[in-house]
Large-subunit ribosomal RNA, domain II from a Pseudomonadota bacterium, 840 nucleotides, folded computationally.
Taxonomically the source falls in Pseudomonadota (Bacteria, Pseudomonadati).
The full RNA is in RNAcentral, with records from ENA.
It matches the Rfam family "Eukaryotic large subunit ribosomal RNA". Rfam links the family to the GO terms structural constituent of ribosome and ribosome. The family is grouped with related families in Rfam's "LSU clan". For this family Rfam cites "Crystal structure of the ribosome at 5.5 A resolution" (Yusupov et al., Science, 2001).
The coordinates come from a structure-prediction model, not an experiment, and the mean pLDDT is 80.
Context: one part of a larger RNA
């Protein structure tokens, strides 16, 4: 010199108190513009929904109590432990204290049962492993795990005793118990969870029991009322006529009938008419049915709820009928439908397994989450490697086997069909097919020699190793104490892959779920499906963020509260934060095009245009354009009414040529003509085809006007490439703060105290569900206290504290109670239940 510690001392910061004092870049309201922004609660794989509650206020409203039981935690007391009765002390009386028969559980268990029953006088077991005690060596709780004693049953042996038919039994094995092995339980509180109870609140369509109703209606029955007018016009009658008679026939008279038109009445067909918060919970209007009767009515009276009454419709039985109404069992049940009321921390599912009169539900295992106890690697692994083991999938095979299948060669015999030759048996031959041989196409989820990757199991040590040495076992072996297993002992000795652990293992109790879906890749059904049913894995459910204009499931990424900085997916004309960047291609669209899932489009074409393969042709002059020649045998043959290169069939040569098909089209009745392949002249450099694959184009049509998101864009803002910059998340970095988890550290002067102080680190998404820790509200009790110098309460204004539920402050108002803090306690907390009850 540094660093640490104590202590002093100066100066600063904070803070507490009083005084003066100003604001904004702060707080709180309102109003405008821009920017992101779908309504909450529910069921549900998925709601903003064209899925159901929900106009507003205020008040009231839903997991409670008993009893019993499991774990748990905690006080008493302990081989016990609990105050049934009941005494006793006590007081007014209730409690309280004290004693305690009885009785519950517990102190023994086993067996179906007779019935039998765990340590034993110096003893309480042996080995690992080890809290903890101790300098050590060494002893070692509990708890596990292996062996071993003992009790009961059960099977098997049976020294032996004896009353010898038979019965007891020592000691032995193996087997089995909700058992012994120096108790560990009783009882009370509480918290989760069961089960019984209305049982977390609402709510059925049933079910019984018991009255009350025929004033409405439906039937009888008694006793009363009531019903214009005209119409037709039976039977009897009478006169007349005609007949011998029977009878018949005109005309009157007559006034019969469930007889006809009407009217009051009764009823109710049509307007499918008014009205349809009506005059009316069935009316009106006008039509229309009957109208002397099975008519229409008053009063009486009789049938009554599985019952009545029905000219029968399940009508009708008091606005109530395919069983009335009223009370009660009854808070009747419901695997079903709807609510189910404050706050923040932490941990966080399941839609599968088995088994169910199960399929809208339960019970089981699984996941889930408290709590508790062990314990830092001899431990663990959704990993790799190395060894070593299973398999029969893809794949291949089929000139291997098993099925299937095409094609041609070659074949001695032999079998089946068809023909030839001999007069005929019958032989000979020819051909087909079968067979047979080598080969050749294509093929199998239920074929297979071969045969993968992934994949699953064991294992990589000290509880090991070992040709040291001793000893046990006799149901295995061996001639053989030969081997085999197992014990002691003795030597060998502690990286006996790798990597990675954010701890790991183990009990105990319990919630929720047991409708799921989406997506790559394999995978069955199905012409296919936003279609049904599987595997593997990751998503959505449970999840918000940026991107995919838009969105459960794509992509990037999973989240405490800020602040900076750097990116991801995707972008970077403008709406929009970023390059109208570079640089190279190709594209013109009289319906270009424009970014995973994804919101559609083929087969077939294109002499748009750009590239690539191939094969021709060419300076021995092609190709393309203009010019020229394009004959002869021959009108070849056949067919034809007719065919001369060109209707049609079969041929398809030969000369002279620099070249000319017995012919590429036009053409004619047939010929001609004209063309064309083929050759030559001019020109003078590339020229034909057939493939192929970019981009555009065709193919390509539907009802409201429409959608690359939208304007718009054409050497791009398309479409294929490439290079850089930049913009961009709640995603990474770094800082501070909050909160959990975990680790470390701190009490010796004098009283509290650790439920606390300082520290490091790493973590923060979340439905159903558990856990912890908190606020508020009624009402008892203890403390100290507040209030007529103004409690509660109510209004107004903001402010402060607190993540938050909430709580503290001022002013007015009220006008008499009242909070605080601790303990106990409960009819304790609303926005939804077509909630109830009151306003509006």
């Nucleotide at each position: 010199g540094g660093u640490u510690u104590a202590c002093g001392a100066a100066a600063g910061a904070u803070g507490u108190u009083g005084u003066c004092a100003a604001a904004a870049u702060g707080g709180c309201u309102u109003g405008u513009a821009c920017u992101g922004a779908c309504c909450c609660g529910u069921c549900u794989u998925g709601a903003a929904a064209c899925a159901c509650g929900g106009a507003c206020c205020a008040a009231g409203g839903a997991g409670u109590c008993u009893a019993u039981c499991c774990c748990a935690u905690a006080u008493g007391c302990g081989a016990g432990u609990c105050u049934u009765a009941g005494a006793g002390u006590g007081g007014a009386a209730a409690a309280a204290c004290u004693c305690g028969u009885a009785g519950g559980c517990g102190u023994a268990g086993g067996g179906a049962a007779a019935c039998c029953a765990a340590g034993u006088a110096u003893a309480a077991g042996a080995u690992g492993u080890u809290a903890g005690a101790g300098c050590a060596a060494u002893c070692a709780c509990a708890a596990c795990a292996u062996c071993g004693u003992c009790c009961g049953g059960u099977c098997a042996u049976g020294a032996g005793u004896c009353u010898c038919c038979g019965a007891c039994g020592a000691a032995u094995g193996a087997u089995u118990g909700a058992g012994a092995a120096a108790g560990a339980g009783c009882a009370u509180a509480u918290u989760u969870g069961a089960u019984a109870g209305g049982a977390c609140c609402c709510g059925a369509a049933a079910g019984a029991u018991g009255g009350u109703g025929a004033a409405c209606u439906a039937u009888u029955c008694c006793u009363g009322a009531g019903u214009a007018g005209g119409c037709c016009g039976a039977a009897g009658u009478c006169u007349g006529g005609a007949g011998a008679a029977a009878u018949u026939u005109a005309g009157a008279u007559g006034g019969a009938g469930g007889g006809c038109c009407g009217u009051a009445g009764c009823a109710a067909u049509a307007c499918u008419g008014a009205c349809g918060u009506g005059c009316a919970a069935a009316u009106c209007g006008u039509u229309u049915g009957u109208c002397a009767a099975a008519c229409u009515u008053g009063g009486g009276u009789a049938u009554a709820g599985g019952g009545g009454c029905g000219a029968a419709a399940g009508a009708c039985u008091a606005a109530u009928c395919g069983a009335a109404c009223c009370a009660u069992c009854u808070a009747g049940u419901a695997g079903c439908u709807g609510g189910u009321u404050c706050c923040c921390u932490c941990u966080g599912a399941a839609g599968u397994u088995u088994c169910u009169c199960u399929c809208a539900g339960g019970a089981u295992a699984g996941c889930a989450a408290g709590a508790a106890c062990a314990u830092a690697a001899u431990g663990c692994a959704g990993u790799u490697u190395u060894a070593u083991u299973a398999g029969g999938u893809a794949a291949a095979g089929c000139g291997a086997a098993u099925g299937a299948u095409u094609a041609g060669a070659g074949g001695a015999a032999u079998c089946g069909g068809a023909g030839a030759a001999c007069c005929a048996a019958g032989u000979u031959c020819u051909u087909u097919g079968a067979c047979c041989u080598a080969u050749u196409c294509u093929c199998a989820a239920a074929c297979u020699u071969u045969a993968a990757a992934u994949u699953g199991g064991u294992a990589a040590g000290a509880a090991g190793g070992u040709u040291g040495c001793a000893g046990u076992g006799a149901a295995c072996u061996u001639a053989a104490u030969u081997g085999c297993a197992c014990u002691g002992u003795g030597c060998c000795a502690u990286a006996g892959a790798a990597u990675g652990c954010g701890g790991u293992g183990u009990u105990c109790u319990u919630a929720g779920u047991g409708g799921g879906c989406c997506a790559u890749u394999u995978u069955u059904g199905g012409u296919a499906a936003g279609c049904a049913g599987a595997a593997c894995u990751g998503g959505c459910g449970a999840u918000g963020a940026g991107g995919g204009a838009u969105g459960a499931a794509c992509c990037u990424a999973a989240c405490g509260u800020u602040g900076a900085g750097a990116u991801a997916a995707g972008g970077u004309g403008c709406c929009c934060a970023a390059a109208u960047a570079c640089a190279g291609g190709c594209u013109c669209a009289u319906g270009a095009g424009a970014u995973c899932c994804c919101a559609a489009a083929a087969a077939a074409g294109g002499u748009g245009u750009u590239g690539g393969u191939u094969c021709a042709u060419a300076u021995a002059g092609a190709c393309a354009g203009c010019a020229g020649g394009a004959c002869g045998g021959u009108g070849g043959c056949c067919c034809u009414g007719g065919a001369a290169g060109u209707c049609g069939g079969a041929a398809a040569c030969c000369g002279c040529u620099a070249a000319g098909g017995a012919g590429u089209g036009u053409g004619u009745a047939a010929c001609a003509a004209c063309u064309c392949a083929c050759c030559u002249g001019c020109c003078g450099a590339a020229u034909g085809g057939a493939c192929u694959a970019g981009c555009c184009c065709u193919g390509a049509a539907a009802a409201u006007g429409g959608a690359u998101g939208g304007c718009g864009c054409u050497g791009c803002a398309g479409c294929c490439u490439g290079u850089u910059a930049c913009c961009g998340a709640u995603a990474c970095u770094c800082a501070a703060c909050c909160a959990u988890u975990a680790g470390a550290g701190c009490a010796a002067a004098u009283g509290u105290g650790a439920g606390g102080c300082u520290u490091u680190a790493a973590u923060g998404a979340g439905u159903a569900a558990g856990a912890g820790g908190g606020c508020g509200u009624g009402a008892a009790c203890a403390u100290g206290g507040a209030u007529u110098a103004g409690a509660a309460g109510g209004c107004c204004a903001a402010u402060u504290u607190g993540u938050g539920a909430a709580a503290a402050u001022g002013g007015c108002u009220g006008g008499a109670u009242c909070a605080a803090u601790g303990u106990u306690u409960a009819g304790u907390g609303c926005a939804g239940a077509u909630c109830u009850u009151g306003g509006u």